Transfer RNA from Baffinella frigidus, 74 nucleotides, folded computationally. It matches the Rfam family "tRNA". Rfam describes the family as follows. Transfer RNA (tRNA) molecules are approximately 80 nucleotides in length. Gene Ontology term of the family: triplet codon-amino acid adaptor activity. The RNAcentral record of the sequence draws on ENA. The coordinates come from a structure-prediction model, not an experiment, and the mean pLDDT is 80.
[in-house]
RNA sequence: GCCCCAUUAGCUCAAUUGGUCAGAGCAUCGUGCUUAUGACGCGAAGGUCGCGGGUUCGAGCCCCGCAUGGGGCA
Numbered sequence: 001g002c003c004c005c006a007u008u009a010g011c012u013c014a015a016u017u018g019g020u021c022a023g024a025g026c027a028u029c030g031u032g033c034u035u036a037u038g039a040c041g042c043g044a045a046g047g048u049c050g051c052g053g054g055u056u057c058g059a060g061c062c063c064c065g066c067a068u069g070g071g072g073c074a
Base pairs, nucleotide, nucleotide: 001073002072003071004070005069006068007067010026011025012024013023019057028044029043030042031041032040050066051065052064053063054062
């Protein structure tokens, strides 16, 4: 220098072919249970979908550039 993959909640990850309100587990907070803690049950909060543009009536998803991490070729 070139190619490929990944980037979504604090962490690990989903999200079919572009259209539902962007979700799950863990963690956190509240609450029930318990003498108490844990476990377990119920509930809540938490998102600039890496950044910037483009296409479209509509983008997490398609296109372009950039950034970060990982891998490969020379």